[in-house]
RNA sequence: GCGCCCGUAGCUCAACGGACAGAGCGCCUGGUUACGAACCAGACGGUUGGAGGUUCGACUCCUCCCGGGCGUG
Numbered sequence: 001g002c003g004c005c006c007g008u009a010g011c012u013c014a015a016c017g018g019a020c021a022g023a024g025c026g027c028c029u030g031g032u033u034a035c036g037a038a039c040c041a042g043a044c045g046g047u048u049g050g051a052g053g054u055u056c057g058a059c060u061c062c063u064c065c066c067g068g069g070c071g072u073g
């Protein structure tokens, strides 16, 4: 350089083109406990990497760019 894949919450990941983008873990608060851990309840947390395009509607499809991984010369 070329080909393929990935990028969504702090982390790991879901989400047929259609409801307010969810779950687990973590963090925080409360319960429980002699105190913790574990367990239970709740809350917080999102420019879906960026910019355009298609569409009534885009996390999803298309183009370019950025970052990462694998393969190959």
Stems, first nucleotide, its partner, number of pairs: 001072007010025004018056001028042004049065005

The RNA shown here (transfer RNA) has 73 nucleotides. The prediction has a mean pLDDT of 80. The RNAcentral record of the sequence draws on ENA. It matches the Rfam family "tRNA". It is annotated as a transfer RNA.